A computed fold for a 531-nucleotide part of an RNA from Roseivivax halodurans JCM 10272, annotated as large-subunit ribosomal RNA, domain I.
Its Rfam family is "Bacterial large subunit ribosomal RNA".
The organism belongs to Roseivivax halodurans, within Bacteria.
The coordinates come from a structure-prediction model, not an experiment, and the mean pLDDT is 83.
The sequence was found in a public genome assembly.
[in-house]
Context: one part of a larger RNA
RNA sequence: GGCGUUUGGUGGAUGCCUUGGCAGUAAGAGGCGAUGAAGGACGUGAUACUCUGCGAUAAGCCGGGGGAAGCCGAGAAUAGGCUCUGAUCCCCGGAUCUCCGAAUGGGGCAACCCACCUGACAGUUCGAUAUAAUUGCCGCAAGGCAGCUUAUAUCUUGCUGAGACAGGUACUCAUCAUCUGAAUACAUAGGAUUUUGAGAGCAAACCCGGGGAACUGAAACAUCUAAGUACCCGGAGGAAAGGACAUCAAUAGAGACUCCGCUAGUAGUGGCGAGCGAACGCGGACCAGCCGAGCCCAAGACGUGACCAGAAACAGCUGGAAAGCUGUGCCAGAGCGGGUGACAGCCCCGUAUGGGAAGCGUUGCGGGACGUAUCAAGUAGGGCGGGACACGUGAAAUCCUGUCCGAAGAUCGGAGGACCACCUCCGAAGGCUAAGUACUCCUUACUGACCGAUAGCGAACCAGUACCGUGAGGGAAAGGUGAAAAGCACCCCGACGAGGGGAGUGAAACAGUACCUGAAACCGAGCGCCU
Numbered sequence: 001g002g003c004g005u006u007u008g009g010u011g012g013a014u015g016c017c018u019u020g021g022c023a024g025u026a027a028g029a030g031g032c033g034a035u036g037a038a039g040g041a042c043g044u045g046a047u048a049c050u051c052u053g054c055g056a057u058a059a060g061c062c063g064g065g066g067g068a069a070g071c072c073g074a075g076a077a078u079a080g081g082c083u084c085u086g087a088u089c090c091c092c093g094g095a096u097c098u099c100c101g102a103a104u105g106g107g108g109c110a111a112c113c114c115a116c117c118u119g120a121c122a123g124u125u126c127g128a129u130a131u132a133a134u135u136g137c138c139g140c141a142a143g144g145c146a147g148c149u150u151a152u153a154u155c156u157u158g159c160u161g162a163g164a165c166a167g168g169u170a171c172u173c174a175u176c177a178u179c180u181g182a183a184u185a186c187a188u189a190g191g192a193u194u195u196u197g198a199g200a201g202c203a204a205a206c207c208c209g210g211g212g213a214a215c216u217g218a219a220a221c222a223u224c225u226a227a228g229u230a231c232c233c234g235g236a237g238g239a240a241a242g243g244a245c246a247u248c249a250a251u252a253g254a255g256a257c258u259c260c261g262c263u264a265g266u267a268g269u270g271g272c273g274a275g276c277g278a279a280c281g282c283g284g285a286c287c288a289g290c291c292g293a294g295c296c297c298a299a300g301a302c303g304u305g306a307c308c309a310g311a312a313a314c315a316g317c318u319g320g321a322a323a324g325c326u327g328u329g330c331c332a333g334a335g336c337g338g339g340u341g342a343c344a345g346c347c348c349c350g351u352a353u354g355g356g357a358a359g360c361g362u363u364g365c366g367g368g369a370c371g372u373a374u375c376a377a378g379u380a381g382g383g384c385g386g387g388a389c390a391c392g393u394g395a396a397a398u399c400c401u402g403u404c405c406g407a408a409g410a411u412c413g414g415a416g417g418a419c420c421a422c423c424u425c426c427g428a429a430g431g432c433u434a435a436g437u438a439c440u441c442c443u444u445a446c447u448g449a450c451c452g453a454u455a456g457c458g459a460a461c462c463a464g465u466a467c468c469g470u471g472a473g474g475g476a477a478a479g480g481u482g483a484a485a486a487g488c489a490c491c492c493c494g495a496c497g498a499g500g501g502g503a504g505u506g507a508a509a510c511a512g513u514a515c516c517u518g519a520a521a522c523c524g525a526g527c528g529c530c531u
Stems, first nucleotide, its partner, number of pairs: 001530009015516001016480002020451002022448007029440002031202002039100003042055003046078001049075003061094006070082003105114003115169005121161004127155007134147005171199004177193004206237001207235005217224001221271001247254002258285005268276002289432003295368003300363005307355003313328005329346002331335001337349003381405008391417001412427005467474002487515001490502004
């Protein structure tokens, strides 16, 4: 040095577990905000830090309800306290709520700087009232009247106040009122001040509107496609939009809108390429019509709801431990699930079932208040230029309109895919409208031939953290002692170390906080053989 074997170190795979995720189902909720949001900064404990809670009333204050023996949140103990005169805790309502932030008095490098007005408060002053003292008059007295000064208290007027306290002071729109005020005489427009109200910002997707790409495909590329997609902007709601025929149809009829399945990859459209792609009609979901459908008060009903009641098992054996095994029982409108020292219907929490205050929600017997339009002109239509319609200008109807023209008046007008006639259908240029439909930042309950720590959300753990970047932004790793800390008293070696050896705890310490199991790579040691 090699081979074999035994035994270790290192390492953290694997197995098992789950506090966390993922995907759904059924309900709920679908907003919060100038009464100052979302999100933060700084504080706040007997306490150094972090998280959580809270806000100078600061892990809290008050009231109502529940509940019943413990409690003073977590990492984590100690001191000191609270509590059957009902605490802690849970539900509901109220109070407080620093500073920043739409941030809104002005400014600003967010959590800071600088103000003004008014008030409260303090002092002072004019006046009024009351009381007390004092002087005079009347009165037997009780007391009454008048005057003067002082003191105290209350109210009123004016002034002052370094610092501190409270409220107000942004902009825009609408609105009440006052003042002012052009061209232009009255006036009006406009301006100023003031009252009252609203808006502003945030938020995951869904929705409507205004703008609007390119890569790509066409096997190149220009019309075309991608696509009215991505993205930007504006606006709204719990849904939004649409909606009550100037519609379709075809000699028979249908009857608002929205959504789904077909019709159908059909008819069409298309450098007739790539592609794009209907409608009529049929079957369903849901149904509702109108010119405020609604609004306010409210009996009653139902729901939600902290929470309450809630059945039934013992013994022996193994074991560290019984829920296991054996024997004999019991409950069940409850054998969903979780916990307990191994696997528990009957030990605990629960579950079925029944009950439940306030507040809130839904409905609304009955009552009240309001509103109730009247047929739409620079419109329909036309020319030019565009856009939308499945439809690329085409034979191109229909819809929208930048520009220029421009009707009729129900004996009228529009449509039925150029256009004309006939026929049929309908009534534009005002408006509203539930349901069926879309979505899920969020709440509750439940489910899974979903994951089980390189998986599952990026994040099971103090994660959008540490860290990287000037910045926009990018973005981790990291779970498991044990049933219970019983977390090794004491002794020894060592530096009053690190680490280890005894002893002790424990079922187990090769479970010792580098802690379940503990694979392999990698590194040793003992023994045997070979060189």